[in-house]
RNA sequence: CGGGUCGGCAAGACGGCCGCGUCGCUCCGCGUCCUCGGGCGUGAGGGCGCCGAGGAACGUCCGGGCUCCGCAGAGCAUGGCGGUGGGUAACGCCCACCCGGGGUGACCCGCGAGACAGUGCAACAGAGAGCAGACCGCCGUGGCCUCGGCCACGGCAAGGGUGAAACGGUGGGGUAAGAGCCCACCAGCGACCGGGGUGACCCGGCCGGCUGUGCAAACCUCGCCAGGAGCAAGGCAGACAGGAUGCGUCACGGGCUGCUCGUCCAGCAUCCGGGUAGACCGCUAGAGGGUCACGGCAACGUGGCCCCGAGAUAGAUGGCCGUCCAGGGCGAAAGCCCCGACAGAACCCGGCGUAUCAGCCGGCCCGUUCA
Numbered sequence: 001c002g003g004g005u006c007g008g009c010a011a012g013a014c015g016g017c018c019g020c021g022u023c024g025c026u027c028c029g030c031g032u033c034c035u036c037g038g039g040c041g042u043g044a045g046g047g048c049g050c051c052g053a054g055g056a057a058c059g060u061c062c063g064g065g066c067u068c069c070g071c072a073g074a075g076c077a078u079g080g081c082g083g084u085g086g087g088u089a090a091c092g093c094c095c096a097c098c099c100g101g102g103g104u105g106a107c108c109c110g111c112g113a114g115a116c117a118g119u120g121c122a123a124c125a126g127a128g129a130g131c132a133g134a135c136c137g138c139c140g141u142g143g144c145c146u147c148g149g150c151c152a153c154g155g156c157a158a159g160g161g162u163g164a165a166a167c168g169g170u171g172g173g174g175u176a177a178g179a180g181c182c183c184a185c186c187a188g189c190g191a192c193c194g195g196g197g198u199g200a201c202c203c204g205g206c207c208g209g210c211u212g213u214g215c216a217a218a219c220c221u222c223g224c225c226a227g228g229a230g231c232a233a234g235g236c237a238g239a240c241a242g243g244a245u246g247c248g249u250c251a252c253g254g255g256c257u258g259c260u261c262g263u264c265c266a267g268c269a270u271c272c273g274g275g276u277a278g279a280c281c282g283c284u285a286g287a288g289g290g291u292c293a294c295g296g297c298a299a300c301g302u303g304g305c306c307c308c309g310a311g312a313u314a315g316a317u318g319g320c321c322g323u324c325c326a327g328g329g330c331g332a333a334a335g336c337c338c339c340g341a342c343a344g345a346a347c348c349c350g351g352c353g354u355a356u357c358a359g360c361c362g363g364c365c366c367g368u369u370c371a
Base pairs, nucleotide, nucleotide: 001367002366003365004364005363006362007361008360009359012324013323014322015321016320017319018318020052021051023049024048025047026046027045028043029042030041031040032039033038054342058353059352061351062350063349064348065347066230067229068228069227073261074260075259076258078226079225080224081223082222083097084096085095086094087093098112099110100109101108102107113221114220118219119218120215121214122213135160136159137156138155139154140153141152142151143150144149168186169185170184171183172182173181187211189208190207192205193204194203195202196201234281235280236278242272243271244270245269246268247267253265254264255263256262288307289306290305291304292303293302294301295300325340327338328337329336330335
C1' cells in the first nucleotide's frame, strides 16, 4: 500500500423568528365555601421555566414484571429446548470451551442426545439398497458334440458392470476356484487400563469379534421446561327496563381447563327491547442510566459516587431563514447546483429477527514493497 475478517461509535450541528404538549410557579376571569388569610372547581385565558420519539420505537418471534380467572390440584394431550460448563429475574438469549465441517489464515457455520426399542423413506439404474444378491463371469463332476462349444448338478462372490452409496482396504498364504478362511499393516466399531480436564472430551497402551449404509430439520425413544388469558389486563366513577322460550337446583348446566379425574357454583343458553362509559387510576424511580475501583478469559457480578428522563388519549415536538458539516456533479480556481437514510412512543423491561444514508475509530489475518 492492497485485500480480507471481527468489533465499537454514530444517526447531521449551531443560531434567529413564529407555532405545539405534559408538568411546576405566578397572574387574570367565572362559580362556590369560608374563621376574609385563603380553599375547591372551571377557562383551546396570559406570563415565566425544566423537559419532550428510536437503534431499531418496526416484526409480535421468545422470555419476564404486572393484572385477573371461586380453592388455580393431579394426570393426559399439546408445545418448546437438546454437546459441556457458566451468566441472567428468565429465555429458544449471551459468554467460554469441546466435537464435526469450510477456509492458507484471521475467522465462519452447526435444529450437535439416540439408528443393536419399533415403524418408515432412499427416485432411476442395477442380480441385489437390510440383515440382500447372481447380469457378465470363475471352478468341479457327469453327459453331448459339427472340437467353436452346449446342457444338468454342485461350489463361489475375489474380478467386471449398474449406482450418490454394494455389507471394509492393500499385500501375502491357502483353495478345485474363491472368501477375514488365516496372517501382517491400516481404517472403522467395541471392551479394558493409565494420564490430563469441573465437564463435553483429548492423549497413550493393549485386546477382540472380524466389520450391522444414510436420513430422526421423518414418525418415534430419552432428558429437561411450561396453568389460562392478557393493559382492548384490571380498578374506580357512571347508568339503567325489562320480557319470552328451553334446560336446571341432587350436578345432566356453568366456572377453573384443550380432555379426564377432582373441586366450586344457581343459574345457564337463545331471541326481543332499553340505558351508561370519563379532566380518573393503572401510566412511568426502574431486574434504571453514567462513571470509577475490584473479581472473572468472557458474558457478567460486587461496591463507591453522581443523575432523574415524553406520559399523550382523535392522540404533542412543526414551519421559515441563515451559517457550518458529510456526500455527489460541474468548474483552472473562486464558486454554483443537487442532496443527507430506515423510520414515530401508547404499560414497562431483557433478547432475537428485519430495514437502514453519510461517516469515524480499533483489533487481527493474508499478500506485496522498503528499511
The RNA shown here (Bacterial RNase P class A) has 371 nucleotides and comes from a Microbacteriaceae bacterium. The source organism's lineage runs through Bacteria, Bacillati, Actinomycetes, Micrococcales and Microbacteriaceae. Model confidence (mean pLDDT): 75 of 100. It is recorded under the gene name rnpB. The RNAcentral record of the sequence draws on ENA.